[in-house]
Context: one part of a larger RNA
RNA sequence: CUGGGCAUAAAGGGCAUGUAGGCGGCAGGGUGUGUCGGGUGUGAAAUCCCUCGACUCAAUCGAGGAACUGCAUUCGAAACUACCCCGCUAGAGUUCAGGAGGGGAGAGCGGAAUUCCUGGUGGAGCGGUGAAAUGCGUAGAGAUCAGGAAGAACACCGGUGGCGAAGGCGGCUCUCUAGUCUGAAACUGACGCUGAGGUGCGAAAGCCAGGGGAGCGAACGGGAUUAGAUACCCCGGUAGUCCUGGCCGUAAACGAUGGGCACUACGUAGAGGGGGCCCAACGCCUUCUCUGCCGGAGUUAACGUAUUAAGUGCCCCGCCUGGGGAGUAUAGUCGCAAGGCCGAAACUC
Numbered sequence: 001c002u003g004g005g006c007a008u009a010a011a012g013g014g015c016a017u018g019u020a021g022g023c024g025g026c027a028g029g030g031u032g033u034g035u036c037g038g039g040u041g042u043g044a045a046a047u048c049c050c051u052c053g054a055c056u057c058a059a060u061c062g063a064g065g066a067a068c069u070g071c072a073u074u075c076g077a078a079a080c081u082a083c084c085c086c087g088c089u090a091g092a093g094u095u096c097a098g099g100a101g102g103g104g105a106g107a108g109c110g111g112a113a114u115u116c117c118u119g120g121u122g123g124a125g126c127g128g129u130g131a132a133a134u135g136c137g138u139a140g141a142g143a144u145c146a147g148g149a150a151g152a153a154c155a156c157c158g159g160u161g162g163c164g165a166a167g168g169c170g171g172c173u174c175u176c177u178a179g180u181c182u183g184a185a186a187c188u189g190a191c192g193c194u195g196a197g198g199u200g201c202g203a204a205a206g207c208c209a210g211g212g213g214a215g216c217g218a219a220c221g222g223g224a225u226u227a228g229a230u231a232c233c234c235c236g237g238u239a240g241u242c243c244u245g246g247c248c249g250u251a252a253a254c255g256a257u258g259g260g261c262a263c264u265a266c267g268u269a270g271a272g273g274g275g276g277c278c279c280a281a282c283g284c285c286u287u288c289u290c291u292g293c294c295g296g297a298g299u300u301a302a303c304g305u306a307u308u309a310a311g312u313g314c315c316c317c318g319c320c321u322g323g324g325g326a327g328u329a330u331a332g333u334c335g336c337a338a339g340g341c342c343g344a345a346a347c348u349c
Base pairs, nucleotide, nucleotide: 004320005319006318008302012317014201015200016199017198021194022193023192025088026087028085029084030083031082034080035077036076037075038074039073040072041071042070049065050064051063052062053061054060091191092188093187094186095184096183097182098181099180103177104176105175106174107173108172109171110154114150115149116148117147118146119145120144121143125136126135162169163168206247207246208245209244210243211242215241216240220236221235222234223233258316259315260314261313262312263311267293268292269291270290271289272288273287274286275285276284277283298305299304322349323348324347332341333340334339
């Protein structure tokens, strides 16, 4: 090299976009690159193999043959591959007519609740717990009413429901913007798939600068509990949580399941469309897309999975190779830092 694998045993890159590369639809013509066949030359000897022969045999040795699976050249073949020419529309895309949606960005607006402030009523407790205490309160708390301010999040609808590549997205309105589905079949004519590097996006926490700060709340202080209690419970509370700009680039970034295409039993439910049953509604039939459940063949070590495959095939990428040492050390690179990426060995079982 061949070979075996990656849901749960080691193993799918967090997700996308796309460069090189790999792979690639139907029909015709051509060339003859790969491919296949024939001839010729060459492929030293020895070795290996076959047949004889020589040492009594064998090892060993000698002779002849075959072979040397290769290379070069030449003559052919033309299915496949490649290249060139011409064409096609089933892949892909565009156009037109409709549809659904918490997809993204910006701006504005709304109500409930919470806290705080001011004022009124009122007068001794409130709060909290298993029980308490710290805490708040006669300088008038808690309760209640009125007014005001602030920040953050959007109850019900809400769903096993929707959208997005993933992270993720939920009050309402407007503006800008992306994807997707259905129908028509007008246009392009293979324009496709994947994708090493690269680039972009990427929860939370964290970092830098400037704002903001209601509630919550690492750290921290106090009260309890306890043998102790650097905790769980309680009273406070700073960073942070929020906004703008810039970093970080991680995760049980999970369906622990890479992407694409094709094929392979049913049943049932939900979401968005189309068509038909003369017709509006109900209903029934059918079709496309998406999301679930159940279940057969197959598959699987089993559990399970099963048209949303972990089945059957093809193409491309990533990754695995005993446990620990170790995601450590070192070098490199990125980062303000925290640290990230890449990533061993000795030794040991």
Source information
A computed fold for a 349-nucleotide part of an RNA from a metagenome, annotated as small-subunit ribosomal RNA, central domain. Model confidence (mean pLDDT): 88 of 100. Its Rfam family is "Bacterial small subunit ribosomal RNA". Its family is annotated with ribosome and structural constituent of ribosome in the Gene Ontology. RNAcentral holds the full RNA, with entries from SILVA.